A computed fold for a 74-nucleotide RNA from uncultured Alsobacter sp., annotated as transfer RNA. The coordinates come from a structure-prediction model, not an experiment, and the mean pLDDT is 83.

RNA sequence: CGGGGUAUAGCGCAGCCUGGUAGCGCGGAAGUUUUGGGUACUUCAGGUCGCAGGUUCGAAUCCUGCUGCCCCGA
Numbered sequence: 001c002g003g004g005g006u007a008u009a010g011c012g013c014a015g016c017c018u019g020g021u022a023g024c025g026c027g028g029a030a031g032u033u034u035u036g037g038g039u040a041c042u043u044c045a046g047g048u049c050g051c052a053g054g055u056u057c058g059a060a061u062c063c064u065g066c067u068g069c070c071c072c073g074a
Base pairs, nucleotide, nucleotide: 001073002072003071004070005069006068007067010026011025012024013023020057028044029043030042031041032040050066051065052064053063054062
């Protein structure tokens, strides 16, 4: 320098292809249960979906540029 992959809650990930309420597990808080803890169950909080722009009635999703990380080639 060229090509590819990846970026979503504190952590690990799904959702993207096929645009239509942003989800799952773990973790956190509260409650029920228990003498207490653990387990189990219920509820809740936590997200500018890496950044900027474009298309669209509507973008995590499509398009363009950029950034971080990883891989391959030269």
Background:
Rfam family: tRNA. About the family: Transfer RNA (tRNA) molecules are approximately 80 nucleotides in length.